Background:
The prediction has a mean pLDDT of 85. The RNA shown here (transfer RNA) has 75 nucleotides and comes from Methanomethylophilus sp. It matches the Rfam family "tRNA". From the family's description: Transfer RNA (tRNA) molecules are approximately 80 nucleotides in length. The RNAcentral record of the sequence draws on ENA, MGnify and Rfam.
RNA sequence: GGGCCCAUUGCUUAGACUGGCUAGAGCGUCCGACUGAUAAUCGGAAGGUCAUGAGUUCAAAUCUCAUUGGGCCCA
Repeated sequence: GGGCCCAUUGCUUAGACUGGCUAGAGCGUCCGACUGAUAAUCGGAAGGUCAUGAGUUCAAAUCUCAUUGGGCCCA
């Protein structure tokens, strides 16, 4: 220098290919129930502007471009 992949809640991730139901789940955190108490179990709650910016569109986590960060390959 060239090419490819990844970025979604504190962590791990589904969803993207095929644009539209209000972005879900597990663990964790908080509150409550149960218990003599704890754990387990059960119920509930908070937490995301989907890496950033722009474009296309009536509508973008999803399509396009650029940038940033991480990983891999070639030279």